Small-subunit ribosomal RNA from a Planctomycetota bacterium, 1540 nucleotides, folded computationally. Taxonomically the source falls in Planctomycetota (Bacteria, Pseudomonadati). Its Rfam family is "Bacterial small subunit ribosomal RNA". Gene Ontology terms of the family: ribosome and structural constituent of ribosome. The coordinates come from a structure-prediction model, not an experiment, and the mean pLDDT is 84. RNAcentral holds the sequence, with entries from ENA.

RNA sequence: AAAGUGAAGGGUUUGAUCCUGGCUCAGAAUGAACGCUGGCGGCGUGGAUUAGGCAUGCAAGUCGAACGAGAAAGUCUUCGGACGAGUAAAGUGGCGUAAGGGUUAGUAAUGCAUGGAUAACCUACCGUUGAGACGGGGAUAACGCGAUGAAAAUUGCGCUAAUACCCGAUGACGUCCCUCCACUACGGUGGGGUGACCAAAGGUGGCCUUAGGGUUGCCGCUCGAUGAGGGGUCCAUGUCCUACUAGUUAGUUGGUGAGGUAAUGGCUCACCAAGACUAUGAUGGGUAGCCGAACUGAGAGGUUGACCGGCAACACUGGGACUGAGACACUGCCCAGACUCCUACGGGAGGCUGCAGUCGAGAAUUUUCCGCAAUGUGCGAAAGCAUGACGGAGCGACGCCGCGUGUGGGAUUGAAGGCCUACGGGUUGUAAACCACUGUCAGGGGCUACGAAUAGCCGAAUUAAUAAAUCGGUGUGACGUUAACCCCAGAGGAAGCCAUGGCUAACUUCGUGCCAGCAGCCGCGGUAAUACGAAGGUGGCAAGCGUUAUUCGGAAUUACUGGGCAUAAAGGGCCCGCAGGCGGCCCGGCAAGUUGAUGGUGAAAGCCCCCGGCUCAACUGGGGAACUGCCGUCAAUACUACCGGGCUCGAGUGUUGGAGGGGUGAGUGGAAUUCCUGGUGGAGCGGUGGAAUGCGUAGAUAUCAGGAGGAACGCCGGAGGCGAAAGCGACUCACUGGACAACAACUGACGCUGAGGGGCGAAAGCUAGGGGAGCAAACGGGAUUAGAUACCCCGGUAGUCCUAGCCGCUAACGAUGAGCACUAGGCGGUGGAGGUGCCAAUACCAUCAUCGCCGGAGAUAAUUUAUUAAGUGCUCCGCCUGGGGAGUAUAAGCGCAAGCUUGAAACUCAAAGGAAUUGACGGGGACUCACACAAGCGGUGGAUGAUGUUCUUUAAUUCGAAACAACGCGAAGAACCUUACCCAGACUUGACAUGCACCGGACGUAACGUGAAAGCGUUAUUCUCCGCAAGGGGUCGGUGCACAGGUGUUGCAUGGCUGUCGUCAGCUCGUGUCGUGAGAUGUCGGGUUAAGUCCCUUAACGAGCGUAACCCUUGUCGCUAAUUGCCAACGGUCCGGCCGGGGACUUUAGCGAGACUGCCGGUGUUAAACCGGAGGAAGGUGGGGACGACGUCAAGUCAUCAUGGCCCUUACGUCUGGGGCUAGAAACGUCAUACAAUGGACAGGACAAUGAGUCGCAAGACCGCGAGGUGGAGCUAAUCUCAGAAAACUGUCCUCAGUUCGGAUUGCAGGCUGAAAUUCGCCUGCAUGAAGUUGGAAUCGCUAGUAAUCGCGGAUCAGAAUGCCGCGGUGAAUAUGUUCCUGAGUCUUGUACACACCGCCCGUCAAGCCACCCGAAUUGGGAGUACCCCAAAGCAUGUACCUAUCCGCAAGGGGGGGAGUGUCUAAGGUAAGACCAGUGAGGGGGACUAAGUCGUAACAAGGUAGCCGUACGGGAACGUGCGGCUGGAUCACCUCCUUU
Repeated sequence: AAAGUGAAGGGUUUGAUCCUGGCUCAGAAUGAACGCUGGCGGCGUGGAUUAGGCAUGCAAGUCGAACGAGAAAGUCUUCGGACGAGUAAAGUGGCGUAAGGGUUAGUAAUGCAUGGAUAACCUACCGUUGAGACGGGGAUAACGCGAUGAAAAUUGCGCUAAUACCCGAUGACGUCCCUCCACUACGGUGGGGUGACCAAAGGUGGCCUUAGGGUUGCCGCUCGAUGAGGGGUCCAUGUCCUACUAGUUAGUUGGUGAGGUAAUGGCUCACCAAGACUAUGAUGGGUAGCCGAACUGAGAGGUUGACCGGCAACACUGGGACUGAGACACUGCCCAGACUCCUACGGGAGGCUGCAGUCGAGAAUUUUCCGCAAUGUGCGAAAGCAUGACGGAGCGACGCCGCGUGUGGGAUUGAAGGCCUACGGGUUGUAAACCACUGUCAGGGGCUACGAAUAGCCGAAUUAAUAAAUCGGUGUGACGUUAACCCCAGAGGAAGCCAUGGCUAACUUCGUGCCAGCAGCCGCGGUAAUACGAAGGUGGCAAGCGUUAUUCGGAAUUACUGGGCAUAAAGGGCCCGCAGGCGGCCCGGCAAGUUGAUGGUGAAAGCCCCCGGCUCAACUGGGGAACUGCCGUCAAUACUACCGGGCUCGAGUGUUGGAGGGGUGAGUGGAAUUCCUGGUGGAGCGGUGGAAUGCGUAGAUAUCAGGAGGAACGCCGGAGGCGAAAGCGACUCACUGGACAACAACUGACGCUGAGGGGCGAAAGCUAGGGGAGCAAACGGGAUUAGAUACCCCGGUAGUCCUAGCCGCUAACGAUGAGCACUAGGCGGUGGAGGUGCCAAUACCAUCAUCGCCGGAGAUAAUUUAUUAAGUGCUCCGCCUGGGGAGUAUAAGCGCAAGCUUGAAACUCAAAGGAAUUGACGGGGACUCACACAAGCGGUGGAUGAUGUUCUUUAAUUCGAAACAACGCGAAGAACCUUACCCAGACUUGACAUGCACCGGACGUAACGUGAAAGCGUUAUUCUCCGCAAGGGGUCGGUGCACAGGUGUUGCAUGGCUGUCGUCAGCUCGUGUCGUGAGAUGUCGGGUUAAGUCCCUUAACGAGCGUAACCCUUGUCGCUAAUUGCCAACGGUCCGGCCGGGGACUUUAGCGAGACUGCCGGUGUUAAACCGGAGGAAGGUGGGGACGACGUCAAGUCAUCAUGGCCCUUACGUCUGGGGCUAGAAACGUCAUACAAUGGACAGGACAAUGAGUCGCAAGACCGCGAGGUGGAGCUAAUCUCAGAAAACUGUCCUCAGUUCGGAUUGCAGGCUGAAAUUCGCCUGCAUGAAGUUGGAAUCGCUAGUAAUCGCGGAUCAGAAUGCCGCGGUGAAUAUGUUCCUGAGUCUUGUACACACCGCCCGUCAAGCCACCCGAAUUGGGAGUACCCCAAAGCAUGUACCUAUCCGCAAGGGGGGGAGUGUCUAAGGUAAGACCAGUGAGGGGGACUAAGUCGUAACAAGGUAGCCGUACGGGAACGUGCGGCUGGAUCACCUCCUUU
């Protein structure tokens, strides 16, 4: 110098956000256990469970210097004996055995911790010190001889010693009694005097000796004093949970006296008194040894009490005393009990919670080791003996620490192998190999410390001394084959575990296919899994790594530090008030709290700092700091407390005054409903969405008059008043409470809050008695409905009302406890009083109280709140701690009951929740649009047929499409082919592509056999280019490899394409701004539009994709051009634009023009725009088309195509023949044709456009009734052909019928295409002549050249349209409009929805499973009460039994022992209960569980707004009545506010 450097968060509720809130993770730790693995060493540590039972050995002895007595084996021998040996063993006696060692059962205070007290006490051994140790005596073990017993053991007679025992003497500064003095804290302490009482033991050495003894050392002994250390007792403070334990206690609390103890004390006893403890938690119950400390934590705290240390308690269980300085005694005694063992059955023995060890139970915890060498303890004078204390070793990765398993080089070969691959490569990886080194640890050999210092013995010096102390020598090691060091050899012997979706560092492949499995939380797995399993790679730690369990942390998630309560969990329904807590101003005192200084204590170890020792570290030595505490002393006095004195602002009293549905009682009133009586009157009334039940000709309803009775009080009336809240509303009277204003007279802090406690407390409900008009749970009936235990209707009882008494709950709400103070404003209501002004009224100014609104700062998660706070502070109370289970169960209290108050747990979930955001939705609102409705026209649904689909059938009826947005769809065309399906027959490098190798020669042509064909065989003939040649190239065929092929699977792996919302007007971005944020703004608002089109306003300003426009077509005109088109004028003509000609017209096809709200008027904001008009071919996007924003539907398509993965490979590929896709009970969609007269038939005769054509269209002509045939002019097309348009129009017939409508079906005869027409084509002629007379519920299209109607053309195609795509002809009706249906857009609102209403979600019932509650009974446990019974022992008694020491001559006495008795009493027994736990027939609700049943209660106005309390009812959610709340949508009105 240092010793106070220390604080992190993440995941998970949501579509997203912020908050609240729980769950969970990352950290550290452990006496641990389990799994896989395991080289070495050091230091620690190791029965946590059954305080369960224990075999065996050891764990407490020692002293011959207290005492008597005293062997044997063996050896030697002179045979006498000696040595062994005065040894061992046993005994008397002394000391020790109360320590050391173990464990934590009990114990919540008899304990422990800290600090005190003992003037209320004891203390063996040890230290210091005073005095002493004299004279006697009698026994008794051992031993000897006997007796009993199996044993353990017991016993008779006899002998003997002591530091054993006894008596006497002496004896004090000891003890006691009495007394005196001093001091005193009054308790006592110190001192003096008289008297009484009490001791002892010797042993062993030295020297001297007359041998009697003397003297001296050491050890021991006795009586005292004192010290040290140890102990006993008492006090204060602290020391877990539970009130669902609230009262406990009779020796209990105290006193007096006595006994007892070392000592105080009800410790015990007698008597007296009636106390003592308790909400600051007694008593009871549960749990637990306490502390130093340990772990964790930034700290404060929380948890723990292993090892080490201090204290306590216990020793098989319970009780008891003895001995002793000390015990009620772990390895002592007695008794009882359980258990074990021995036994001759008569009796005995034992206690590992000492060290090892064993069994048991358990997830789990070591050697029946070595040594007393060290440290310590006991005994001894000492040597020494004993010591499972201790020192060591062993076992266990149980923990901490250290070391190693090599180091360097080594890639133009990144080897091999593995894995992946886009097939190029990448990675493992400088890793290996290879080269050069090193030598730790382990191994072998050697050498060798520290721990050893003593004591003893020998010697020296010193001394009076041979004593003590000092010095030198000698001598002592379990560990130990020690550590360390040296040498040898050689990379040799030494790496695993977990993880790899996020949190959390680390990724790929294969397998599997909601299976197997994983998982700490969120969650993975249903065919492309970085999440399962494996492999490779990678990450982390490393002789370990993971898992499990537990503690603290994170968790500010119990908040002292450091939280909250309007809506998230949480303010008591309201008031009064005892205890308690807190408390205005001034002065004085005191010093308890408080502060400072100082003293004692806070053991050591530990933590922390510094310095040392083991090579380092762990570990350890020394010193320091710290131990935040407790106790004392001194000082300070601001604040608090306390004591005293004062004050008036808080609080209260008083006087005056006005306001009020404040309360209680009594009385009075009018309107209305109902009922009764009478009159008038005459058929309905009533009720509803619509009805019915009901009432009414016995006269209702309606109306008039009279009467009765009960309940409630219209207008005034108002977010206006009063009250603590509940609540209070006609008027009058009586009684009565409170608040307010002004005045400032009085009291003088009298105050605030308030656990328990007391009172009040809506509605419903209960008891008793009244009353009962209306209303109305329950109930009855009628409707509605699938049902309707409801909503609606008709009735109707409790009840509602009064009196008296209960109940005590509510959305009892401002979801906001009470009180005080402070902190911008503005506006208004109510009640006062003051001032100005003008007396009044009105007005203005300032003020007090109260009730409201707006709003700033601040606060808040936000919404919001904001002087009436949810702001800033203080005081006190109540309450909360995830959701469910549950305000339930049990217990207790209250209640007549209903029920209320207090109030859990098991189990289960990872959420539940608040506010706000964006969407979506609403049987919410506003605005707007659309053939959405309405207004119209024509259809579908009925018939027959065509076609597609379902279903069924089949060998196959191939596959796909499924509300709108599948169903005349893919398919713009299935007889074969197509064709994908089925049957049968064949092929296997293949029907098709590319490459390689080998063989052959063309390709091909021709022929034969077999076969249904494909195919399988056979035969004949036969290449080319370059090069001299060898050879090479090309091509074809064959063989063989690679590979082809797949309409196999997955459209939920994909690309591309498409449908749909929807040609709807929307969808976004940048910057800025607002918001904690998701987000908002822009994009809203006012207008306007087809349009987010445009304008205006504006915290927005701009921009993009969409809209519009640009494009095509059509409508008008112009210009240019003129064949195949056209023909006005001119000419010709066979009369046909046919010809010459012409460009005028039509037309064709190029280019232009034109339309822009441009102009006028009006409206509108001087706008955008709209309305009307002019002109114009066209007028307000002119008509039509192409064009389809961001996105939605896992929409459709793997069978157009492409494509990842998977699957098949003599077949799921390929070829061929035949069949099927064309079936047919039934159902649906889309169409065709009809049902007829606006028609049909016949006859006449008129007018188009789009298109197509050489494998084609095909004219004229001829044949056929016709389909068609023969034939082939013309045309590659404005030229020729298809090609006749039809409806329309004119005329005739039919005259309302199953027809002259309708044409299905069937028969016969034909035609065409095509190898082929049976399955299975189309057409023609003749004959046949079905259903059908306009179509139920329901439903479709269309707004103008549209619907309707009429025909024409084309694609596909050999042939085969009623379908599809186009074309033109004729050509309407209606739209007042937006209430309703459907869909869509914008704004707004509610939401428990977000897979987004096809959403969410409630309850009964049924099934499975889990825990719990009740439960007749039954079993066990601990604790207590009462009684019975008494063991051992203590105490008392013990006269009648026994008795060595003393006294006595003796008798005897004294003293001691003792059966028995009394008291007390362990164990045991009996009885009645309370409590706890187990089992339990049966009963009850609860939680949970992909697809059960019934309904649909809630969320939107949830389709009857919901909810709270209460009552009744009901399969169930629930319904209804009464009162309350808004945490109700919507509309209107009132009031208030903001702005102008």